The RNA shown here (transfer RNA) has 72 nucleotides and comes from a Patescibacteria group bacterium. The RNAcentral record of the sequence draws on ENA. The coordinates come from a structure-prediction model, not an experiment, and the mean pLDDT is 81. Lineage of the source: Bacteria > Bacteria candidate phyla. Rfam family: tRNA.
[in-house]
RNA sequence: GCUGAAGUAGCUCAAGGGUAGAGCAAUGCUUUCGUAAAGCAUAGGUUGUGAGUUCGAUUCUCACCUUCAGCU
Numbered sequence: 001g002c003u004g005a006a007g008u009a010g011c012u013c014a015a016g017g018g019u020a021g022a023g024c025a026a027u028g029c030u031u032u033c034g035u036a037a038a039g040c041a042u043a044g045g046u047u048g049u050g051a052g053u054u055c056g057a058u059u060c061u062c063a064c065c066u067u068c069a070g071c072u
Stems, first nucleotide, its partner, number of pairs: 001071007010024004018055001026042005048064005
């Protein structure tokens, strides 16, 4: 230099055009003499950045950034 893959909640990952979800973690409550475990509830996201297409973009297109792999 070229090619490909990935980037979504604190962490690991879904959702593949129509209001963004799960598990663990966090907070509160119940339970207990107390702790752990268990149960219930709550909160937490400008979906890497910026444009474009579209009535509507996490999803499609382009550029850029970061990481990883391969080729030279």